[in-house]
């Protein structure tokens, strides 16, 4: 230089163009318990890497860039 993959909650990851973006772990509150652990219930927490475009509708498709990883000479 060329090509490929990934980027979504604190963390690890889902979501094949139909929406209120979810799950596990974690955090906070409550129930239970003499207390704690375990278990159960609930809540908070997201400008879906950035800009632009296509579309009635974009995390998803297109495009440029950024970051990380890999392949190749």
């Nucleotide at each position: 230089g060329u090509c490929c993959c990934a980027g979504u909650a604190g963390u690890g990851c889902a979501a094949u163009g139909g929406a209120u973006a979810g799950c596990g772990c974690g955090u906070u509150g409550g129930a239970c318990u003499u207390u704690a652990a375990a278990u159960c219930c609930a809540a908070a927490g997201g400008u879906c890497g950035u800009g632009g475009g296509c579309u009635u509708g974009a995390a998803u498709c297109c495009u440029a860039c950024c970051u990380g990883g890999g392949a190749u000479g």
This is a predicted structure of a 73-nucleotide RNA (transfer RNA) from Trichonephila inaurata madagascariensis. It matches the Rfam family "tRNA". By type it is a transfer RNA. Gene Ontology term of the family: triplet codon-amino acid adaptor activity. The sequence is in RNAcentral, with records from ENA and Rfam. The coordinates come from a structure-prediction model, not an experiment, and the mean pLDDT is 81.